[in-house]
RNA sequence: GGAGUGUGCCGGGCAGUCGCGCGCUGAGGUCAGCGUGAGGAAAGUCCGGGCUUCACCGGGCAGGGUGCAGGAUAACGUCCUGUCGGGGCGACUCGAAGGAAAGUGCCACAGAAACACACCGCCCGACGCGGUUCGUCCGCUCGGGCAAGGGUGAAAUCGCGAGGUAAGAGCUCACGGAGCGUCGCGGUGACGCGCGCUCGGGUAAACCCCACCUGAAGCAAGAACGCUCGUCAUGUCCUUUCGGACUGGGCGGCCCGCCCACACGAGCACCAUCGCACCGAGGCGCGUGGUAACGCGCGUCCCAGAGAGAUGACUGCCACCCGCAAGGGGACAGAAUCCGGCUUACAGGCACACUCCACUC
RNA sequence: CGGGGCGUAGCUCAGCUUGGUAGAGCGCUGCGUUCGGGACGCAGAGGUCACAGGUUCAAAUCCUGCCGCCCCGA
Numbered sequence: 001g002g003a004g005u006g007u008g009c010c011g012g013g014c015a016g017u018c019g020c021g022c023g024c025u026g027a028g029g030u031c032a033g034c035g036u037g038a039g040g041a042a043a044g045u046c047c048g049g050g051c052u053u054c055a056c057c058g059g060g061c062a063g064g065g066u067g068c069a070g071g072a073u074a075a076c077g078u079c080c081u082g083u084c085g086g087g088g089c090g091a092c093u094c095g096a097a098g099g100a101a102a103g104u105g106c107c108a109c110a111g112a113a114a115c116a117c118a119c120c121g122c123c124c125g126a127c128g129c130g131g132u133u134c135g136u137c138c139g140c141u142c143g144g145g146c147a148a149g150g151g152u153g154a155a156a157u158c159g160c161g162a163g164g165u166a167a168g169a170g171c172u173c174a175c176g177g178a179g180c181g182u183c184g185c186g187g188u189g190a191c192g193c194g195c196g197c198u199c200g201g202g203u204a205a206a207c208c209c210c211a212c213c214u215g216a217a218g219c220a221a222g223a224a225c226g227c228u229c230g231u232c233a234u235g236u237c238c239u240u241u242c243g244g245a246c247u248g249g250g251c252g253g254c255c256c257g258c259c260c261a262c263a264c265g266a267g268c269a270c271c272a273u274c275g276c277a278c279c280g281a282g283g284c285g286c287g288u289g290g291u292a293a294c295g296c297g298c299g300u301c302c303c304a305g306a307g308a309g310a311u312g313a314c315u316g317c318c319a320c321c322c323g324c325a326a327g328g329g330g331a332c333a334g335a336a337u338c339c340g341g342c343u344u345a346c347a348g349g350c351a352c353a354c355u356c357c358a359c360u361c
Numbered sequence: 362c363g364g365g366g367c368g369u370a371g372c373u374c375a376g377c378u379u380g381g382u383a384g385a386g387c388g389c390u391g392c393g394u395u396c397g398g399g400a401c402g403c404a405g406a407g408g409u410c411a412c413a414g415g416u417u418c419a420a421a422u423c424c425u426g427c428c429g430c431c432c433c434g435a
Stems, first nucleotide, its partner, number of pairs: 001357010012318007020037008039332001043343002046341005051218004058256004063214005068082005083097001084095004098209002103207002105203003119150002121146006128140004158176002161173003177199005183194004222274002226268006235246004248260004282301008320329003362434007371387004381418001389405005412426004
């Protein structure tokens, strides 16, 4: 100097004029003054929680979700650090990464066979036939063995080489691969190394099995505040009573089991109060523990908000980009209960760390 | 806020459940028929299966993300 990787961040600044929402103060019947007023994604609503109401005595089933290990956290499908596997020369990055030797299903076409098979082949035997140049040679038939070679396919019984054999075969051996193990060593663990045994196709983002998690709904939740009407169940039967039987209802998926309350429903009116907007899993700074995610301590700050409705416009200067100049340009996009994540959109720019290549010293 | 469905030829739809050849009707083009047109007959063209990634030997179909449209409930 060039090419790249990762992490974090910015997304114009200042001033003036006019306008809008909210809060406070003052006067007074509508104004004035002061303060404050969008984002990194406010978005998609894909996950997780706070909060609220309903359900709640317990058990089972169904449904849904997650899926390497350890940790972080209020929680997570998120994050961090590792393991294994894929990619990259590398910095680094990607992975729905439990189980196919529990069971079922599927594997089109081709092929003998897609999970237990033999088409072309190779080999042995016949006390079978035929031919014969007579060589125990050739062909056919029958019985049996084999899976090396050919061929099909995305995939063919672990790959390759040697030995072995009638021909062959993990049958044996070397190298390599895969699976399993109350095995040994290291590690918290995933796992790694070694030893022993085995060689049984793929597919679980097919059904399924295993382990773990999971009550339902959502701020139009809900609380509070009206008027009118309707329904009712301390129902029926037996019994003097106690009590029993039957029906019905409830336990917002179902069953067992349990319980039997006094409220419930409809219409009209209203959209005014709280939730809800200063106190939070809060922001910033410093210190500290940890590889890190993150935790702890101290100091400091108060920071949008409703009527589904405000958060804007113009001018000047400066900074940035394009252009010789005049001049032009500035992305994606806008809160609606609040937080933590993920995903997606985004003109342009900055900082730090690291990698590879070339050159110079 | 919660739930559901759709996207395939120019138009309307099937195929997706159970992965392997992308189809139907109308429309379009050519030829025949007719004096000519329509109708009819024959032949033919036309598809990034909304988009991106993944699983698989193989994806319109299965999974994830994303875009657009429609419907329902409070």
Background
Two RNAs folded together computationally: RNase P RNA and transfer RNA, 435 nucleotides in total. It holds a member of the Rfam family "Bacterial RNase P class A".